[in-house]
Context: one part of a larger RNA
Molecule: large-subunit ribosomal RNA, domain II
Organism: Ignavibacteriota bacterium
RNA sequence: GCCUACGAGUUACGCGUACGUAGCAAGGUUAAUCCGCUCAGCGGAGAAGCCGUAGCGAAAGCGAGUCUGAAAAGGGCGUUAAGUUACGUGCGGUAGACGCGAAACCCGGUGAUCUAUCCUUGGCCAGGAUGAAGUGAGGGUAAAACCUCAUGGAGGUCCGAACCGGUGUGGGUUGAAAACUACUCGGAUGAGCUGAGGAUAGGAGUGAAAAGCUAAUCGAACUGGGUGAUAGCUCGUACUCCCCGAAAUAGCUUUAGGGCUAGCCUCGGGUAAUAAUAUCACGGAGGUAGAGCACUGAUUGGGCUAGGGUCGUCACAACGAUACCAAACCCAGACAAACUCCGAAUUCCGUAGAUAUGUUUCCCGGGAGUCAGGCGACGACGGAUAAGCGCCGACGCCGAGAGGAGAACAAUCCAGAUCACCAGCUAAGGUCCCAAAAUUGAAGUUAACAUAUAAAGGAUGUUAAGUUGCAUAGACAACUAGGAGGUUGGCUUAGAAGCAGCCAUUCCUUUAAAGAGUGCGUAAUAGCUCACUAGUCAAGCGACUCAGCGUCGAUAAUUCUCGGGAAUUAAACUUCAUACCGAAGCUGUGAAUUCCGCCACUGGCGGAGUGGUAGGGGAGCAUUCCAUUUAGCGACUGCGGUGAACGCAGAUCGUCGCAAGACGAUGAAGGUGUGCAGCGAUGCAUGCUGGAGCAAAUGGAAACGCAGAUGUAGGC
Numbered sequence: 001g002c003c004u005a006c007g008a009g010u011u012a013c014g015c016g017u018a019c020g021u022a023g024c025a026a027g028g029u030u031a032a033u034c035c036g037c038u039c040a041g042c043g044g045a046g047a048a049g050c051c052g053u054a055g056c057g058a059a060a061g062c063g064a065g066u067c068u069g070a071a072a073a074g075g076g077c078g079u080u081a082a083g084u085u086a087c088g089u090g091c092g093g094u095a096g097a098c099g100c101g102a103a104a105c106c107c108g109g110u111g112a113u114c115u116a117u118c119c120u121u122g123g124c125c126a127g128g129a130u131g132a133a134g135u136g137a138g139g140g141u142a143a144a145a146c147c148u149c150a151u152g153g154a155g156g157u158c159c160g161a162a163c164c165g166g167u168g169u170g171g172g173u174u175g176a177a178a179a180c181u182a183c184u185c186g187g188a189u190g191a192g193c194u195g196a197g198g199a200u201a202g203g204a205g206u207g208a209a210a211a212g213c214u215a216a217u218c219g220a221a222c223u224g225g226g227u228g229a230u231a232g233c234u235c236g237u238a239c240u241c242c243c244c245g246a247a248a249u250a251g252c253u254u255u256a257g258g259g260c261u262a263g264c265c266u267c268g269g270g271u272a273a274u275a276a277u278a279u280c281a282c283g284g285a286g287g288u289a290g291a292g293c294a295c296u297g298a299u300u301g302g303g304c305u306a307g308g309g310u311c312g313u314c315a316c317a318a319c320g321a322u323a324c325c326a327a328a329c330c331c332a333g334a335c336a337a338a339c340u341c342c343g344a345a346u347u348c349c350g351u352a353g354a355u356a357u358g359u360u361u362c363c364c365g366g367g368a369g370u371c372a373g374g375c376g377a378c379g380a381c382g383g384a385u386a387a388g389c390g391c392c393g394a395c396g397c398c399g400a401g402a403g404g405a406g407a408a409c410a411a412u413c414c415a416g417a418u419c420a421c422c423a424g425c426u427a428a429g430g431u432c433c434c435a436a437a438a439u440u441g442a443a444g445u446u447a448a449c450a451u452a453u454a455a456a457g458g459a460u461g462u463u464a465a466g467u468u469g470c471a472u473a474g475a476c477a478a479c480u481a482g483g484a485g486g487u488u489g490g491c492u493u494a495g496a497a498g499c500a501g502c503c504a505u506u507c508c509u510u511u512a513a514a515g516a517g518u519g520c521g522u523a524a525u526a527g528c529u530c531a532c533u534a535g536u537c538a539a540g541c542g543a544c545u546c547a548g549c550g551u552c553g554a555u556a557a558u559u560c561u562c563g564g565g566a567a568u569u570a571a572a573c574u575u576c577a578u579a580c581c582g583a584a585g586c587u588g589u590g591a592a593u594u595c596c597g598c599c600a601c602u603g604g605c606g607g608a609g610u611g612g613u614a615g616g617g618g619a620g621c622a623u624u625c626c627a628u629u630u631a632g633c634g635a636c637u638g639c640g641g642u643g644a645a646c647g648c649a650g651a652u653c654g655u656c657g658c659a660a661g662a663c664g665a666u667g668a669a670g671g672u673g674u675g676c677a678g679c680g681a682u683g684c685a686u687g688c689u690g691g692a693g694c695a696a697a698u699g700g701a702a703a704c705g706c707a708g709a710u711g712u713a714g715g716c
Base pairs, nucleotide, nucleotide: 001716002715003714004713005712006711011095012094013093015092016091017090018089019088020087021086022085023084024083027051028050029049033045034044035043036042037041055062056061065077066076067075068074098236099235101233105226106225107224108223109222110221116200117199118198119197120196121195122194123193124192125190127159128158129157130155134151135150136149137148138147139146163187164186165185168183169182170181171180202218204214205213206212239620240619241618242617243616244615249262250261251260252259253258263370264369265367266366267365268364269363270362275360276357277356278355279354280353281351282350283349284348285347290342291340292339296336297335300332301331302330303329305326307325308324309322310321311320312319313318373398374397375396376395378393379392381390382389403414404413405412418591419590420589421588423587424586425585429581430580431579432565433564434563438578440577441576442575443574444573445572451567457552458551461549462548463547465545466544467543468542469541470540478536479535480534481533482532484509485508486507489503490502491501515530519528520527592610593609594608595607596606597605598604599603621705623702624701625700626699627698628697629696630695632694633693636650637649638648639647640646651666652665653664654663655662656661670689671688672687673686674685675684676683677682
């Protein structure tokens, strides 16, 4: 994991409340108990008690009123609606109260055969090494001290087996083992190890102290009980069909993953109107978007000009200057959520108006669930005009929504699935192949594998439009030739000669033209070039602006990729056009069902519906048991028989036979196939099996339906 069985909203109450059914009704009803009978039951007696018929007040009390009050005032609660008993159902209360589940707490016991410490009494420690004190002898001294050699055999001494331990590494880790194994390692005469008997215990013991150990259990053992502790938590909660269908918000909460009330859903009842809602019309509300600068503030330039700074004249005073700072004022420009002289759209409110829908509104009552929401586009805020971020608003969708498109993809686009169909039309999106439908038509663009990811910025890509200049009196490009003189301009400089730098009235001359010089170059010259001019050639050439499509910018980690194959006057992009495909949309045909309406009313016709989680409501199926009925069914029926034994007679069916007749058969529940009926849960019939009980109808009662709970037991 699978199969089979078991497995979760129950029961009680002088309980509450609502609905339904029944009885009686200003009344309703008995409880205990007793009596009778055909005795787990039924009939009768039994008014104690309870509810209602009157309330108000704390009460005395008064009473359709009463209380408060000084009050004939006002106000509060009443008066103007029938209850009660029984049964059933929904929900609530009290009880374990839908089931399973703690960690814990308390009480009483059982444990020291494991282990901790202690007591009593026993046992054990191969071998080797070291060589303390003491003692003896010799030396030594006045005597000692002291030295040497022997002897001696101390020690939580050394090495190392048994024994005790458990350092490191490997293995083992569903092990050989719920702590082991191999090698290695520590102690090994001691605070040593160990046998037997005994002592100490649960907030207690014991502890060379690790909260260690106290029977594989220890920051409080095990076991029985309180006990079904409690669990605002997790999980599970069992047949079918039909109707409606949410919420993830507000307020309060030792409250935030829980609750209460409201909101939103459902069911029943009531009200039927100027109900409600939508659109239009009309009347109002408003200070947002935008805009503006009239206020509040912020602000750039200019002008004008107080005040200040600085400078000058200056002992002081005073005066002057000002490319400094700057109030107020003027001109121009421009900013604001907490500015407004202004001011929309949308929105909101109202109206004996119009149109549409037709109770959706509202009121009363029974039952809920919901209080973690999420994403998208829009308007804001917080953040970084970050977040698949947080927090609000109005809308859509998912949630609780299937289908088509988007390659795949809760939320995007299209579109809301009652069921069936080998019918049709469309939406989004598509039409070369995968893959349904155009290798469709017209006009352009792109050449980048662009299409098929991105910016600032860069670029003689290319196409279209435009502005402007030059050009047969010859442009642009190319080639040939020239590109000179005063002069090496002046200054500066070691030098500065067109070309380090500075100055300039950068001039004049010869010219077709030639700068006191556009670059390269030299130490400085030189040299090469350019501007400018002529010739050759012969028709367009240059600068700029703007738009379309392209290009670079362009780095994601193991080949590539637009979904793929592939595609280039397209199967890409822009703009038109006509077809077609394409969904559970719409249509067609048939069927079912809910609500409404109508009719010739067991039914028919018409209309509108029938996605759905939590949840509300309705209608059914199955299981077990009980009552009544079917003088029900069963090994055929009748008679005899206690009998489904047995005997005799008869019935039906099958086979054989012309016939007479002969032989055979007659089957509950359950199992297993098949067919039919029902939307379905399921039911009926029948073949085979089975071998003795069982069914239907109408009611009633439940230990009444399993896929799930790391469910329980058994099997595989």